This is a predicted structure of a 1512-nucleotide RNA (small-subunit ribosomal RNA) from a metagenome. The RNAcentral record of the sequence draws on SILVA.

RNA sequence: AGAGUUUGAUCCUGGCUCAGGAUGAACGCUAGCGGGAGGCUUAACACAUGCAAGUCGAGGGGUAACAGGUUGGAAUUUCGGUUUCGAUGCUGACGACCGGCGAACGGGUGAGUAACGCGUAUGCAACCUACCUUUUACAGAGGGAUAGCUUUCGGAAACGGAAAUUAAUACCUCAUAACACUGCGAUCUGGCAUCUUAUUGCAGUUAAAACUUCGGUGGUAAAAGAUGGGCAUGCGUAACAUUAGCUAGUUGGUAAGGUAACGGCUCACCAAGGCUUAGACGCGUAGCUGGUCUGAGAGGAUGAUCAGCCACACUGGAACUGAGACACGGUCCAGACUCCUACGGGAGGCAGCAGUGGGGAAUAUUGGACAAUGGGCGAAAGCCUGAUCCAGCCACGCCGCGUGUGUGAUGAAGGUCUUCGGAUCGUAAAGCACUGUGGAGAGGGACGAACAGCAGCGGGAACAAUACCCCGCUGUGCUGACGGUACCUCUUUAGCAAGCACCGGCUAACUCCGUGCCAGCAGCCGCGGUAAUACGGAGGGUGCAAACGUUGCUCGGAAUCAUUGGGCGUAAAGCGCGUGUAGGCGGCAAGGUAAGUCGAGUGUGAAAGCCCUGGGCUCAACCCAGGAAGUGCGCUCGAAACUGUCUAGCUAGAGUACGGGAGAGGGUAGCGGAAUUCCCGGUGUAGAGGUGAAAUUCGUAGAUAUCGGGAGGAACACCAGUGGCGAAGGCGGCUACCUGGACCGAUACUGACGCUGAGACGCGAAAGCGUGGGUAGCAAACAGGAUUAGAUACCCUGGUAGUCCACGCCGUAAACGAUGAGUGCUAGGUGUCGCGGGUAUUGACCCCUGCGGUGCCGCAGUUAACGCAUUAAGCACUCCGCCUGGGGAGUACGGCCGCAAGGCUAAAACUCAAAGGAAUUGACGGGGGCCCGCACAAGCGGUGGAGCAUGUGGUUCAAUUCGACGCAACGCGAAGAACCUUACCUGGGUUGGAAACCCCCUGAACCCUCCAGAGACGGAGGGGUGCCGUUCGCGGAGCAGGGUGUUCAGGUGCUGCAUGGCUGUCGUCAGCUCGUGUCGUGAGAUGUUGGGUUAAGUCCCGCAACGAGCGCAACCCCUGUCGCUAGUUGCUACCAGUUAGGCUGAGCACUCUAGCGAGACUGCCGGUGUUAAACCGGAGGAAGGUGGGGACGACGUCAAGUCCUCAUGGCCCCUAUGCCCAGGGCUACACACGUGCUACAAUGGCGGCUACAACGGGCAGCGACAUCGUGAGGUGAAGCCAAUCCCUAAAAAGCCGCCUCAGUUCGGAUUAGAGUCUGCAACUCGACUCCAUGAAGCCGGAAUCGCUAGUAAUCGGAGAUCAGAACGCUCCGGUGAAUACGUUCCCGGGCCUUGUACACACCGCCCGUCACACCAUGGGAGUCGGAUGCUCCAGAAGUGGCUGAGCUAACCUUUCGGGGAAGCAGGUCCCUAAGGAGUGUCCGGUAACUGGGGUGAAGUCGUAACAAGGUA
Repeated sequence: AGAGUUUGAUCCUGGCUCAGGAUGAACGCUAGCGGGAGGCUUAACACAUGCAAGUCGAGGGGUAACAGGUUGGAAUUUCGGUUUCGAUGCUGACGACCGGCGAACGGGUGAGUAACGCGUAUGCAACCUACCUUUUACAGAGGGAUAGCUUUCGGAAACGGAAAUUAAUACCUCAUAACACUGCGAUCUGGCAUCUUAUUGCAGUUAAAACUUCGGUGGUAAAAGAUGGGCAUGCGUAACAUUAGCUAGUUGGUAAGGUAACGGCUCACCAAGGCUUAGACGCGUAGCUGGUCUGAGAGGAUGAUCAGCCACACUGGAACUGAGACACGGUCCAGACUCCUACGGGAGGCAGCAGUGGGGAAUAUUGGACAAUGGGCGAAAGCCUGAUCCAGCCACGCCGCGUGUGUGAUGAAGGUCUUCGGAUCGUAAAGCACUGUGGAGAGGGACGAACAGCAGCGGGAACAAUACCCCGCUGUGCUGACGGUACCUCUUUAGCAAGCACCGGCUAACUCCGUGCCAGCAGCCGCGGUAAUACGGAGGGUGCAAACGUUGCUCGGAAUCAUUGGGCGUAAAGCGCGUGUAGGCGGCAAGGUAAGUCGAGUGUGAAAGCCCUGGGCUCAACCCAGGAAGUGCGCUCGAAACUGUCUAGCUAGAGUACGGGAGAGGGUAGCGGAAUUCCCGGUGUAGAGGUGAAAUUCGUAGAUAUCGGGAGGAACACCAGUGGCGAAGGCGGCUACCUGGACCGAUACUGACGCUGAGACGCGAAAGCGUGGGUAGCAAACAGGAUUAGAUACCCUGGUAGUCCACGCCGUAAACGAUGAGUGCUAGGUGUCGCGGGUAUUGACCCCUGCGGUGCCGCAGUUAACGCAUUAAGCACUCCGCCUGGGGAGUACGGCCGCAAGGCUAAAACUCAAAGGAAUUGACGGGGGCCCGCACAAGCGGUGGAGCAUGUGGUUCAAUUCGACGCAACGCGAAGAACCUUACCUGGGUUGGAAACCCCCUGAACCCUCCAGAGACGGAGGGGUGCCGUUCGCGGAGCAGGGUGUUCAGGUGCUGCAUGGCUGUCGUCAGCUCGUGUCGUGAGAUGUUGGGUUAAGUCCCGCAACGAGCGCAACCCCUGUCGCUAGUUGCUACCAGUUAGGCUGAGCACUCUAGCGAGACUGCCGGUGUUAAACCGGAGGAAGGUGGGGACGACGUCAAGUCCUCAUGGCCCCUAUGCCCAGGGCUACACACGUGCUACAAUGGCGGCUACAACGGGCAGCGACAUCGUGAGGUGAAGCCAAUCCCUAAAAAGCCGCCUCAGUUCGGAUUAGAGUCUGCAACUCGACUCCAUGAAGCCGGAAUCGCUAGUAAUCGGAGAUCAGAACGCUCCGGUGAAUACGUUCCCGGGCCUUGUACACACCGCCCGUCACACCAUGGGAGUCGGAUGCUCCAGAAGUGGCUGAGCUAACCUUUCGGGGAAGCAGGUCCCUAAGGAGUGUCCGGUAACUGGGGUGAAGUCGUAACAAGGUA
């Protein structure tokens, strides 16, 4: 510090996700040790049991327990004593009780609280403070009770009543008394309003306690200190405005009460105030802070442990005591809950420490000790202390250590992988040599302990004092829970001690096997459908390590709420526009001030923590000490530039006055012509109208057309213009009136009067609404006609609201420049509108120039790009509005507005990993331009109808083997299925195999016969020996048979979507790319586009391109002309012979054969063209512009075809999915399709006669000729290994004759019979022949195919395959046309351009309803719960007031009966908790039904959008 993810790729915007840190954690797996920490985040849920607050006998009466003493008795005795029973508070002590102090600390928890609760800084002239310290003064004299104890009564208990009796540092009275308190004063000082220091006068009021070892301790009053608290104030302190108004003790005053104290704190009266958009009130949430985590910081999150403050103690209320409480382990009352009960009544409060149940993902021992630190009481010893110190449990986190170290290559065994060679685990192990931390055993063994106490010495205060008291030093000396722990030493053995996660990218780390969109993984992108580095296992590797991963939460990354530090033309985002309130901001110059601002000093900012330095534990974590910091707040002093403020000015901003001209600016009234429609009349006749074409419609009752007249409403052609005006919406005939604004010019005046603008107010197209008018045209709805699969549309004919006017609503638009307003600055060029100046002119133009508006182009700059660019989207400032992923949704609920329609404001659950902007390359378009092709057109002939052949589908079957499926499968693989082929089926066999390699045995090989069987297979017999070497025994090569074993064979089994090779196709289309350079942020572009031209990216010209490659063309083959060479098997002109046949001699001229050459290049001429390329015409020539044909197929596309040609990875079978054999099947047959053949006839059929080819093939062959047969063919047989012989007859054509338009002398299917040939074998299932039979069919619907010249059409011939079996295929020649105006249309293709929401690329994408499943949510008759307001009822305990006829020890008085004072019980009043009733408000749960929404591989209906998306 970044990375992944939207796309085919790119840049941007933008969200999601990851890598880091942290945690009071939890879960999974694993686990050796130690240190120092932490440990109910949930139910402030309920709690069994034990403990957590007591202490003082030096306050008191006392004596229940314990110990001792004294004393009496008894038992026993070793005569010392021991035991035991009584008495005695006598002593140590001490249960309970009275009394004092403490119990308000310490410890827990975070429910409540949005608050002076907390933090910080101040204030109290408005206060209190037990114990402690200092100072001053004092303590005299009396009195009456009461608990305990005893007796008695009630009660189950808790506990209570009565009587008698007793003490105090308990209680009371009197005395004394102030610098205390109260009242009235005086003088003086100071201050901050009330006030106050000091001095002082008078009057009144208030105190005490004793104990003692005689040292002391304690008590009372007052003043002061310290400590702790109380109160007040400034500032800070989270969210919702879908909470906008709240408040009657409310705000203030006066008097009173109350409090330690100010105060509406309380009350009576008076006034009507107080708070609030700088957020009152309300609702929800929350203890606050030091700090902690994170971050570069600013910030964000958090508030466990430690520390400070607050609040609470079962829930609610209340007071008492006290210095202090409205009191966690106190009291009273009410409520809920639990427990005891004799049913009458009682008891309780772990949010103290342990512990239990419960809740929960989850959090420990019913431990030890007061040794230390601290606290309470005490004079002290001491007692108490779950505070605390320790230990136990837990890897919960942090830190440290160990699990060994060195050496060791036969690179062991074994595992894994393998290309089978090896590689790797791996110096790893073993082996050898060492070490001893931790663990185990043994021994030693701390620090934490110093106080106190005692003794001695010294000093000090006071004193008569060497006593006592205080302080210091020295000595002595008691005390350890942890713990025999830390630590040290010795012994022991490498022995007892490594796991977890990950390995597709992000992200370090790769292979094998299994699985087969299954099982599963996943943080995001995404993996898995048979070769998964992504699932599971293994080997290996990577990372961390006593841990490692996962999950949750949090900060970071996220500049993704942007103060630091973002944006708003098109990505989310400028309010539709204006006027203007609050607020924010504000021109030039001077003076004052000092609020902001800046500087200095000072106080504070607790400790701990963070940071720095040093120190202590062996290090570290941890701990200790010191420092720094704490950016804050307060106070004091200073500065005066800037901001603010005050004073007095200025004119450059703004405004006013004057003079001009421009304008569809607004409002009102009037006027005008053209046109449409309607009405009347004339002329006139059959149509008109409308459309792609029609129809509905109008018209013989006279339309349309045309002429004249009239009515009415609405809108204003031309002018008219990226012209004008207006804030925007918007404004268009002419005239008049009323009226707003802007601009120009020249002077004068005011003197900052300005800009923006939350709320607020106004204006605001169209449509719509209300009331009343109006209505010509147009025209939602509606009707009809068409179109269509449908057509609730587009088109047509009609037509109502509405459009128009008046008044009133609505308040929205793609209200757009998708661009808020204002000001200043920053190159230009060129139009146009308004006004002005200059030059010139008679004048108008033209030209130069200033201001204001409105356009285009363009520099810098800017932008993601497109673009913007003085009219900014540039550079800056001011103010306002708005945005923060997509969907849900501008929706729900609530509120406000509206007559309604609806508008404004405006969420959440849930869901996705994208949604989006600009640009790029393609592809596509029922976009455009240019061009080509038998693409159309023009022609010729077919297919589609028939019969047959053949292939395919389908069906059938035991099997009908398999593959090929638009073009580019279907007479295709198959150039040939009776057996074989053959892969299929049935049945019969076989198992190391039908074939190969190694080894062993036997035999050469080989040939023949017989038996059984369907055959394979099996059985028996016979014949027969070769080659090489030889030591003659035999051995070897090769072949055959048999055997053994394991490597293995075999598979037309699967995967063409694992592959090679080969092939098809676009397409013989003209394209496809690269290097360097240049342009662009980039994908990319340029080149390759443009102007011409070509069959062609062919060539030329131009050009930020210059070159190059693969394609095109040419080079190759055939063919067309000529020449040369050669002349048999070919040929025959001349010569000769002849059987009349080039047959023979002869010849090689010709034909021909087959080799080598020539020839054609737009070379020549004319024209066109840019002087080019090239095109057109011509000459010559056998051939002319590629002469004709072939071979040749760029980059690539179709996961195109083929694992059944072959090869091959992987998988599968292995007595079968291999191999052998027989038979069957591939030949089936309601049907459908493709490709062909033959026809339907006279351009023909039949019969007869008669011509002319070429390519090829031939020895297991072609077979002449002769002969037999009607024929297929048979028999005999010459020739030929072929320019020699044969196949070989060419056919159509030609000549003659018959047929005469018919299902025929057309057509030949089908069927019957008889045959021929091949072959082991023609039944299933061959071809051919003869005789007989004589079907459909009379030219073929929609549709569709081929062909541009030696082509189509037509005619025959040959060949491959092959025993036989072509109508197929391939090749060959014969005869031999028609047509092409042309490129509008169909199909395919090329180039340029345009649009795009497509990129699997239009066979694309994609919308909505309906149906189904699931999810969350709104409404909902209601219903349930919670919170709360108001009104009323009722009212416990308790303080206070009143009363107190009952009761009463202390004091007073008394006639001794009593009375008074003072009180108690009781009663009553105010207040008041729980409770009850009624009525509202808010929130939540649930609900029949209902609304939309979201999600979900293959549902239905259409096709709305994206291309002109087929109606933009």